RNA sequence: AGAGUUUGUUCCUGGCUCAGGACGAACGCUGGCGGCGGGCUUAAUACAUGCAAGUCGAACGAGAAAGGGUUCCUCGGAACCCGAGUACAGUGGCGAACGGGUGCGUAACGCGUAGGCAACCUGCCCUCGAGCGGGGAACAACCAUCGGAAACGGUGGCUAAUACCGCAUGAAGUCCAGAGAUCGCAUGAUCGUUGGAUGAAAGCCUUCGGGUGCCCGGGGAUGGGCUUGCGUCGGAUUAGGUUGUUGGUGCGGUAAUAGCUCACCAAGCCCACGAUCCGUAGCUGGUCUGAGAGGAUGAUCAGCCACACUGGCACUGAGACACGGGCCAGACUCCUACGGGAGGCAGCAGUAAGGAAUAUUGGACAAUGGGCGAAAGCCUGACGCAGCCACGCCGCGUGAAGGAAGGCACCCCUCCGGGGCGUAAACUUCUUUUGUGUGAGAAGAAAGCAUUAGUCGCUAAUGCCUGGCGGUAUCGCAUGAAUAAGCACCGGCUAACUCCGUGCCAGCAGCCGCGGUAAUACGGAGGGUGCAAGCGUUGUCCGGAUUUAUUGGGUGUAAAGGGUGUGUAGGCGGGCUUGUAAGUCAGAGGUGAAAGCCCACGGCCUAACCGUGGAACUGCCUUUGAUACUGCAAAUCUUGAGUCCUGGAGAGGUCAUCGGAAUUCGUGGUGUAGCGGUGAAAUGCGUAGAUAUCACGAGGAACACCGGUUGUGAAGACGGGUGACUGGACAGGUACUGACGCUGAGGCACGAAAGCGUGGGGAGCAAACAGGAUUAGAUACCCUGGUAGUCCACGCCGUAAACGAUGGAUACUCGGUGUUGCUGGAUUUUACUGGCAGUGCCUAAGCUAACGCAUUAAGUAUCCCACCUGGGGAGUACGAUCGCAAGGUUGAAACUCAAAGGAAUUGACGGGGGCCCGCACAAGCGGUGGAGCAUGUUGCUUAAUUCGAUGCAACGCGAGGAACCUUACCUGGGCUCGAACGCUACCGGACAGUCCCUGAAAGGGGAUCUCCUUCGGGCUGGUAGUGAGGUGCUGCAUGGCUGUCGUCAGUUCGUGUCGUGAGAUGUUGGGUUAAGUCCCGCAACGAACGCAACCCCUAUCGUCAGUUGCCAUCGGUUAAAGCCGGGGACUCUGACAAGACUGCCUGCGCAAGCAGCGAGGAAGGUGGGGAUGACGUCAAAUCAUCAUGGCCCUUACGUCCAGGGCUACACACGUGCUACAAUGGUCGGUACAAAGGGUUGCAAACCUGCGAAGGGGAGCGAAUCCACAAAGUCGGUCUCAGUUCGGAUUGUAGUCUGCAACUCGACUACAUGAAGUUGGAAUCGCUAGUAAUCGCGCAUCAGCUACGGCGCGGUGAAUACGUUCCCGGGCCUUGUACACACCGCCCGUCAAGCCAUGGGAGCUGGGGGUGCCCGAAGUCCGCGACCCAACCUUAGGGAAGGAGCGGCCGAAGGUAAACUUAGUGACUGGGGCUAAGUCGUAACAAGGUAACC
Repeated sequence: AGAGUUUGUUCCUGGCUCAGGACGAACGCUGGCGGCGGGCUUAAUACAUGCAAGUCGAACGAGAAAGGGUUCCUCGGAACCCGAGUACAGUGGCGAACGGGUGCGUAACGCGUAGGCAACCUGCCCUCGAGCGGGGAACAACCAUCGGAAACGGUGGCUAAUACCGCAUGAAGUCCAGAGAUCGCAUGAUCGUUGGAUGAAAGCCUUCGGGUGCCCGGGGAUGGGCUUGCGUCGGAUUAGGUUGUUGGUGCGGUAAUAGCUCACCAAGCCCACGAUCCGUAGCUGGUCUGAGAGGAUGAUCAGCCACACUGGCACUGAGACACGGGCCAGACUCCUACGGGAGGCAGCAGUAAGGAAUAUUGGACAAUGGGCGAAAGCCUGACGCAGCCACGCCGCGUGAAGGAAGGCACCCCUCCGGGGCGUAAACUUCUUUUGUGUGAGAAGAAAGCAUUAGUCGCUAAUGCCUGGCGGUAUCGCAUGAAUAAGCACCGGCUAACUCCGUGCCAGCAGCCGCGGUAAUACGGAGGGUGCAAGCGUUGUCCGGAUUUAUUGGGUGUAAAGGGUGUGUAGGCGGGCUUGUAAGUCAGAGGUGAAAGCCCACGGCCUAACCGUGGAACUGCCUUUGAUACUGCAAAUCUUGAGUCCUGGAGAGGUCAUCGGAAUUCGUGGUGUAGCGGUGAAAUGCGUAGAUAUCACGAGGAACACCGGUUGUGAAGACGGGUGACUGGACAGGUACUGACGCUGAGGCACGAAAGCGUGGGGAGCAAACAGGAUUAGAUACCCUGGUAGUCCACGCCGUAAACGAUGGAUACUCGGUGUUGCUGGAUUUUACUGGCAGUGCCUAAGCUAACGCAUUAAGUAUCCCACCUGGGGAGUACGAUCGCAAGGUUGAAACUCAAAGGAAUUGACGGGGGCCCGCACAAGCGGUGGAGCAUGUUGCUUAAUUCGAUGCAACGCGAGGAACCUUACCUGGGCUCGAACGCUACCGGACAGUCCCUGAAAGGGGAUCUCCUUCGGGCUGGUAGUGAGGUGCUGCAUGGCUGUCGUCAGUUCGUGUCGUGAGAUGUUGGGUUAAGUCCCGCAACGAACGCAACCCCUAUCGUCAGUUGCCAUCGGUUAAAGCCGGGGACUCUGACAAGACUGCCUGCGCAAGCAGCGAGGAAGGUGGGGAUGACGUCAAAUCAUCAUGGCCCUUACGUCCAGGGCUACACACGUGCUACAAUGGUCGGUACAAAGGGUUGCAAACCUGCGAAGGGGAGCGAAUCCACAAAGUCGGUCUCAGUUCGGAUUGUAGUCUGCAACUCGACUACAUGAAGUUGGAAUCGCUAGUAAUCGCGCAUCAGCUACGGCGCGGUGAAUACGUUCCCGGGCCUUGUACACACCGCCCGUCAAGCCAUGGGAGCUGGGGGUGCCCGAAGUCCGCGACCCAACCUUAGGGAAGGAGCGGCCGAAGGUAAACUUAGUGACUGGGGCUAAGUCGUAACAAGGUAACC
C1' cells in the first nucleotide's frame, strides 16, 4: 500500500466482498510447564446455608456456669477459694453515612471542564484563647408477676454513670440599638468599640509528675452543600409547550440562596441556534482502531453520580431520607397453635433459573488499609494469598551436533527409466531446561512487648516474639532422550499440487464461483504452506471506505438543479480614513487527579508485569501586548445598485370591437347514379335525388401567405386587424441618491395539457361507446359514425421528458463567421469601420469517464440556495397536511439481488439506408411433385431386422457391388494362451497328417503312424507363463482425414501515428476490376496468408521421330481392300518449341482502365475445362478405414461353426429409371466415334439353339486381336386408340455363375398385359459445344439387384429487357436494452410453492398523562376537657411535655374518558423469490402502429 466482482472488450460511476488490528467472548479439534493479569456482557430474576460491623470494663450498674481445690456433712448435700470481676446480656460513647456491590433509573448542572458562594455546613484531626462550680430526678439491666405457639409485650418494685434536668459563672459567640476605620462591581464584607438581652461543661486513669476526656469561642485542614458559562445520542412521520407556570412583595422554611412553600399582585417564560413529546443511554479519565481528522466503546483500574425487593416517608446523627436501621403500602417467599409473626445476597462463597457463556459454600488477618480502644488487642469475604478455567498477554520446552549408497521397507506419484517422504530415521557422540526422586531453603518483619539509659512526650541500646502464601520461589545431587504437537489451509484474491473415489449426486462456498465420468474448488490419501500450546470458526467494533468527503466527493447524459418568480429570517458583501480590540496572533500565570499512552533509567534470569523521573494531556480560565485581515462604531467616496430625461423595437399582458378564407349545416336552383373510404373492402350516405356545382343564409372555432435556429416574457407561454389601459428590457445623455447590494430555509404569487364545480356555447376535431374490416384471436393499429371534452365567464386542481435533462449572481480567460435592436465615426449615403444589449454556428487553451462544453462554459475563482449517496421493494405503506373529488406534498421499513447504471469499442442483427455480385430473380429449355418399378431413409414389425450419416452441408450416403463368406446382428452347438503373431521355460519326436465313428458343422472320441541334423541346433506340436483379443463406450478427451460458408474476397502483422483505454489508422475515400485487381488521394510506410500467375488437359501452328497408326505420289496383289513394296507429304501418335501481352489503332479518362460486329489472328480481353480452398465458423461428421487417452469385458462384450437376419411391410419422404406416344412405335437397309479393359483373362471365324447360351478355339500380355456404336439417314407399316403406346405383375419352360440361387441372383423364350393420356400446392437443374438427347467403356465383381457411380464421345438448341422483388454473399453507414450474438433479448396477467409486509370487525398486553373518589405511614399546623418525675409554687396548681383528635400535603388503590405503543386476527391488498407451467408479444432494429413523460 491494495485486491476480487457488472462487460465479448474498455474507461467511468457504483455497491458488495476480502487481506489488518482488537475482544470480559463463545463453539470445534487439540493440549507439556511457568509468570503476570482476567473471569454472569443474559434475569436490577428468585434465593437454602455460612460468613461480610463492631468495639470500649481507662464512662456505668449488675455479674454467672462448667471444672478444680479446701472444709463440713444427716452422704441427699452445704459453705468457702480458684475459675473471674471472666462469659452472655444491659445503660452509655464512638463507629455503623467508610469500606464492598450493581448500572435499574437518569438526556439532567447527572457528568466533564473552567469559575463563583459578600448565600453555607463540617464529627474525628491540628493550632490558639477561655473554662469545667454546685445540685437534682429517673430509666434499663436485675427481682416479682401477667399475657403469647412464637415474635415479643404489659404491670409493679430496686439501681449507677462521660445517660437526663435545673441553677451559678461567662465573651472573643449570637441578637438588638449607636457612632467609627478599611475594603469591594453590587447586595455588602472585615476590624475595633459602647450599652442591653441570650447563653456551657463530665468525668476517668495515674508511677501523683501527669495523661486523657468534657464545654465555649477564633483560625486551619479535610469532607460536603448550593450556583453559573461552555460541552454532552437519535427522531420534525413530535411544532408549539407552560399555571407555581415567569417575575415581584411579604410570612414561613433550610446549614445556606431560591416558587423551596404559601398569600397577594402582574402576565409573563421557553421555542426552528429545535421548546415539548417519543426512543435509547449511567458520565468521565480512558480503551480499540485510524497517517491524521475522526469513528466505535465506557469490562477489569481510578474519579463522580444513581440505586439497594417495588413505591412513599421521616427519625437519629457532624454527616442518611441510611444495602446487612425504622414506619407504612404492594408483590413474593417462609413459620404458625390460624389469633398472629418473619424476610430482602445489585457484600464473599454458594443454589436454582435464564443463557452460546463466566470460578471455591478455601486459608489467614503475616502484610497494606479501616473501625473501636490509652494500650495489649478484638473485628474486618476490604485486602493479601491459595483453588478452578489456554480467557488473554509474555516466556520456556517437546532435544542438540554429526550421519548418504541420497541405501532398504511401508506409503504416494510415475513417461516404468525413476522420483517423493528424506539427514528424516537407524546409528555415533552430547546435553538435562522440563519431568521423577532426594537434600538444602529464602526475601517479604517493621512494629509490638520487656529491661536499661537519658526523659514531658520520646529517643537509643539489648533481649524476646509475630508468616496466610509455604517447605513455596530458588539452589544442589541422581536418573534417563527419557514425560511432552497440534490445528487450519493448498481454484483466484492468498503462501502452498498430485492421485483415487464421486458424477449438478453427495457436498463446498468470505466474494467470484466449483460438482452433469479425466474436479489442483466435493470426500479420502500422499505431498506441501502457514501458525504453533495452540489453531480454526462464529459474533461485534474500527480500518481499508475519499462509500457522508472539515482535512477529503459530487449533481448535461451515471443517483442528484427546486416548474418559475418575489421576498422574510439567515449567510455573504465595493473604495478610503479614524477609533475599538470581540474574532485572530504572541508572551506569562493557573488548571488540565492518579493510573494509562510515549521517552529515559531501574527491579523480577528475560519478557509480559512493576517502580522512579520526564514529556505529553492538542482543552479551559486569568492577565499583558500586537492590530494586517474579519467584526463593531463614526466620517467620507462613486465604480456596484437605484432615480431622472430622450428615443426606437417587440406574437409581453388585460379588455373591447371588426374582418376574410375554409369546414359543417339550412334554404333554393342545375343535375343523375352513384358517392365515400381502403392495402383491398365493408359499415355509412344516396332515386324520399346524394356526391358534384351555383346563389343566399346560420353558427362556432382557428387565423394561410408574411414566418425567419426572428422577436417578447421569470417560467408556463404568446401569432388576423384596430382601439383603450398596462408591465418589462435596451440604447443614448450624465443631472441626482450614496453600498441602498447578492442569494434566499419557511412564506406568498404565477404555473401547459388533462381533470373537477356552476352557468353558457358547440362548426370542426374527438377519449368513452357503436358498427365495419384485419386477425388464430384483435376489447388495437385502418374505416364509418360519435358523447364528454376542446371554446367563453367565474372558481378549483398544482402536476409534465414544466428540458438547455445544465439554480442564481459577479469577475476574468484566444479567435472566426451570421443575425435582431439601438447608436458613434467617416464617406460618394451602396459599401466601410466601431460600441452596447440579445440570439445562432465553428473553434483554441482549459475541462470532461467519454460523448462533448468552450466569453450564452460543462474553463478559472468567490458567495448563497436546492439536491444525491447501490438496484429492486417505492415515490409504495402508515401518519400528517392540502383538495369537492381525482389526487398532490412530505415520505419509510421488512424482505431481496451482486449487481443496476453512463459513455465508448468490436462484432452480430434489423419487416434501417446506400453501392455491388451470384442460374438469386427475371427471360427461356428440360425436369421433380401424379403412375409403375429400382434404390436409400423414417416408422412399424421382428429372435435379429448390426452400426453410422439427419436442414442447406443425412436419405443410388459409408457400400466401387449382403445367397454362404462379407457380418459387426439373432438362435443354437462348441473352445478358453485362446482364430493370428512374438518371447521364455519344460516336455515330445509323434503331435500333426491319414483312416474310422459321431455330429448340421465346428468340435469330440478312437486307430494308425516314430522328422532332419554339421549334434550347436532346426522344424513342429503340447503344457505353463508373459504380452492376447474386443466393429464394447466416449468424435463433448484426441490425432489424421473430410464436409460447409466459398474459389466468397477477404484475414492479418511489424514499425509509426491517434485514443486514458478497449481499439482505430493502414484495409476508409474517389474511380476501376472477376478479385483488398490496379490507379489517384490520404498519418501512414511496408509486409504476410488469400486473388492472379507458375502446373495439367484442350483449341492453332512449327520442329523432331514414323510402328502396331497413315496412304498424296510411284509400283504390285485382290472380287474389293494400306493387302504388299515403298513413302513422311497428310491424318494421327508424343516429345520439344511458338503463340495472347489491352501488344497495335480510334474514342473517353490525370491514371488505372473501359468501349469498338476495329485491325491482325486458330484463339481477344481470365480463350474453355481441371487441379489448387486464406484467417476462421458450425464442441459439424467419423473411436465402424486407421491411430489413440481414459473407462469397461476376460471359460466372455474374445473366438470357431451351422442356420437365420441385414432383402420383413399398413404407411411417409428423398434420389432415379421407364413411360404416358406420331419430333413416335415397329420391321428392314445403311453411315460416322472417343475413352477404357483383357492371361484363373478378352475371345474371333465356324457349328447347335427362337434365345439366354453351349460347343469351338484363330488371334491378343495388345495404336496390331477381342470390337458391331446409338441417335442419325433411306424405305415400309401403324393413324390417335389405353393403341403395334406403356411395360409392371403373374404363369410355364429354360440358360449361366457358384459347395449351394427356398428365404434371396441375373438373363432367355412363350404367355399374361396393371397403373399411366404430361401430373395440385410446391420445387430442381442449366448461359454454349452448355441444356436436352443418343449410345459406348470402366471400377467393384464367381455371379448379380448397375436403372447407381465414374469416365467417353455423337447430335445439338432457346433466352438474359433488367436488378423492383425472393435467396445467399461482399463493402460503407445507421440504430440496438443482442454478445450462446434475432432460433437473441424480454413484459404483464393467470396457475403452484415459500417469505416478509400493509389494511382489517375486533381481541389482548404495555406506557405516560388528565379528571374525580379513597387516603396508609409521616413531617408540619391547630386543638388537646385525658396523662405527666426533674423547674416554679401561695402546694390548690402553673409552666413545659405527651397520648389522643382534627386539618393541609400525601404512596399504593379505585374509577372515567381519551392518547400512545406492541402482539394477535377470519378475510383481504399489492410485493419479493423460485432451470425447464398457461396465455399472448408490450419494449429493444423504423421491434414491424417510433418510443417516452